[in-house]
Parts: sequence; structure tokens; C1' cells
RNA sequence: GCGUGCGAAGUGAGGGUCGCCGUCGGGCCACCUCGGUGGUUCCGGCGGAGGAAAGUCCGAGCUCCACAGGGCAGGGUGCCGGGUAACGCCCGGGCGCCCCGAGCGCUUCGGCGCAAAGGGUGACGGAAAGUGCCGCAGAGAGUAGACCGCCGAUGGCCGGCCGCUCUUCGGGGCGACGGCACAGGCAAGGGUGAAAGGGUGCGGUAAGAGCGCACCGGGCUUCCGGAGACGGAAGUCGCAUGGUAAACCCCACUCGGAGCAAGGCCAAAUAGGGGACGAGGGGCUGCCCGCCCCGUCUGAGUCCUGGGUAGGCCGCUCGAGGCCGCCAGCAAUGGCGGUCCCAGAUAAAUGACCCUCCCCCGCUUCGGCGGCGGACAGAACUCGGCUUAUUCCGCACGCGAUC
Repeated sequence: GCGUGCGAAGUGAGGGUCGCCGUCGGGCCACCUCGGUGGUUCCGGCGGAGGAAAGUCCGAGCUCCACAGGGCAGGGUGCCGGGUAACGCCCGGGCGCCCCGAGCGCUUCGGCGCAAAGGGUGACGGAAAGUGCCGCAGAGAGUAGACCGCCGAUGGCCGGCCGCUCUUCGGGGCGACGGCACAGGCAAGGGUGAAAGGGUGCGGUAAGAGCGCACCGGGCUUCCGGAGACGGAAGUCGCAUGGUAAACCCCACUCGGAGCAAGGCCAAAUAGGGGACGAGGGGCUGCCCGCCCCGUCUGAGUCCUGGGUAGGCCGCUCGAGGCCGCCAGCAAUGGCGGUCCCAGAUAAAUGACCCUCCCCCGCUUCGGCGGCGGACAGAACUCGGCUUAUUCCGCACGCGAUC
């Protein structure tokens, strides 16, 4: 200096001025059942974003709607145990894989194999019910396969101054030996590949091969340990079943929907609805006359009234709550006691400015000067998780450079 993880996270520190939202108290105004309720451009006190308030990915509380029982289809989850209101979350354990590797074995001395402790990581039921798929390369990708290679015992073909034997004396048959690599055998070694029918060694063989044996690994059975996942031991079987289920599928468990714009209450003006009364009502016009307009059961006008809208209130923040201590537990977490009250806005408050100082960046005449430089980001019913974003600082681990 960088990286990873954890902690802590303010608006970089201190001070000042002016505001905004909520709440409490007072003042003032209104109403009234005289004690309150409501309002307020007034005054004062107190409180005022986060670890992620984010993504809205899981799980719940709460609310409304739906719901006899069973099945099909569909979604989700998936080692074991525990925690929890619940979870796909967390804790502990098991197993697999990867890294590193004390050590051990084999070796043709080049290497090869096994492997404790430690660290990381896994959507980690089933591939011996069935189906599908396995690009390229490669002979062969699954009822496996034979390109190079190895062998060619056996059969075939060829050879000669070999042996035995038959002969019509030309030759023939059989055997041994040598050769070819034709039939064929092999799957060690090479090669392809993410993956090629357990691994190492010895024996064995024509060459090979669990073909035989030893050890390691594996299947099955029994026993032992463990609550269980699983582990260990013994016996037995030469080894049977390549991989893939975030492919179909099978198995087990599980799942109603919508969301605080849920949902509930109060309720204006205007228009329209319902009911009762109803033959008049209104204008010129203060009164009378007169005139005009609307209406007379298809109802003017007056009164009452249900629902809805605007608006207001509740839901709304005391909660699976925070902090401290003790106890239980390996831990997640739980129990007990004490203590605290900690935003509730609704077009949406939590802000703006000034002074001094700190850090960073740039310039510098080394005195200073300048910076719209000081992480990510902001509640909207509330919790528990996960994931993602981020750093002035602190801690731990790791890496790099210089001394």
C1' cells in the first nucleotide's frame, strides 16, 4: 500500500442563526351537559431516518375475501439433529469435492499411489423403476470398443544339408526348428476425451487379463458404537452398476387468494335516488290591481332521508421491542430480574446558511490560496431473515513492495 471478514457507522469536529414535522404545557378563540372538546399566522419544553430505511427474494403477525370430504393437475422444499412465531434462515454434526500437506508405501530413481491435522466449499433424497442426453476429439460414450501397439501358443502359408516313415523313385505324410502376420487372440502400454469396465505390486501367460494371490477401494450380510446422518469390525463376493435428476421422472413432506391504496368509522357542496305533505310557487314590486314564467296526480314547491364522492379520523406504532446483569446451552437461542420509551409524515417534515478547526485533492513566491471535496444511501403497517451497495475509523487474517 492492497484484499477479505468483522465491528462501528456521523452526515468530518465544535459553536451560532433561521426554519420544518410530531408531542406535551401555557395563552387566545369557539362550543357545551361546566368539565371537557375543537381550532390556532402566538410562546416555551422534549423527540425527529438506516445498517442497510434498498432489492421486494423468502418467512410471519395483522386485515379482508374464499373454504364439506377426497382425488387429478400445478408450485415449493429435500443429509441428520437442534433453534425459532415461522422460514428456502441460523447453529452444531455427518458425508462428498477442492487447496495445502505431517507422514507412509511402491519405483525402471524419471516419478506414481495412499494420506492425518488445518483451510475452503456443496439446492447434499433416488442413476439397481423407466425414458432421454453425453458437443468436439476419438477405434469405441454404453448390452462398450480395437487406431497405434503386444502376441500369434492353436489353425493356415512358406523354408531347408533336420529326424522318422511310405514310395510307382518324380515325390508324399508326420514331427521338431525357423519365418510370415493370413485366420485369430489381448486390453497391459501409447493415443482421444470432462469421463474409456476399480488401484498398486507379485505370480501367471504366446501375449494378456481379478486369470490367481496380497494390500487398498467397492457390493452384500451380521455384529458393535451413535438420538440420527453415519462410522468401525468381522465374514463373504473377484467386482456385478460410466456420468447426468438447477433433464423428464420417481419418492417423501408441504402449499387457498389478495394486500395498510388491507380494512373500519364520520361525512360537505352539487347532481341524481327514496319518502311525506302538497295546489299553488316565483318575478316585475314596498302594497293593491294587472301581466309574465313554472306547476296542478306524467307533482311546482317545502320538509325529512339511505348510499357514494371531496375532506377528516382510526388502523399507526409498546413491539416475537432496546439496553444491562445473572442462569441454561458447544452454539444458534432460551429463561429470569432490572431498566428505558425510541419518527409517525400523506405530496409527504428530519433542512438551509455562517464562523473556527481536522482530513483529502489541486496550485504555490512555502507565507498561504482555491474546491457545488468529506461512503452507500433515506422511513411510509410492523417484525424475522437473505441478497446487494458502501468507508473517515478500529480489530483480525492474508498478499505485495521497501528498509
Background:
A computed fold for a 403-nucleotide RNA from a Gemmatimonadota bacterium, annotated as Bacterial RNase P class A. Lineage of the source: Bacteria > Pseudomonadati > Gemmatimonadota. Model confidence (mean pLDDT): 79 of 100.